[in-house]
Molecule: c-di-GMP-I riboswitch aptamer
Organism: Campylobacteraceae bacterium
RNA sequence: UAUAAGCGCGGCCAAACCUGUCGUGAGACUGGGACGGAAAGCCACGGGUCUCUCCUAUGGAUUCGGAUAGAGGGGAGAUAGCCGGGUUGCAUUU
Numbered sequence: 001u002a003u004a005a006g007c008g009c010g011g012c013c014a015a016a017c018c019u020g021u022c023g024u025g026a027g028a029c030u031g032g033g034a035c036g037g038a039a040a041g042c043c044a045c046g047g048g049u050c051u052c053u054c055c056u057a058u059g060g061a062u063u064c065g066g067a068u069a070g071a072g073g074g075g076a077g078a079u080a081g082c083c084g085g086g087u088u089g090c091a092u093u094u
Base pairs, nucleotide, nucleotide: 004094005092006090012037013036017032018031020029021028022027035081041087042086043085045084046083047082048079049078050077051076052075053074054073055072056071058069
């Protein structure tokens, strides 16, 4: 240096929950906190899930104006700690 393994000494990240800020929302960020993680570093490219919004038909609360609602489709987003993919990197051992 390369390949493979990877059970993590020193170290690294930080779920739920709580606090504050931002956002219509899904969520994001700060501080606390640890369920976990070997890429739980980075990238929304494919699928999934979730949110907002618009359209369509259905439906029919009812104050008779078509509300809530679920379904299909379009648009805009969220999630990298849902999976796949891309990319960079690592203690230790072989």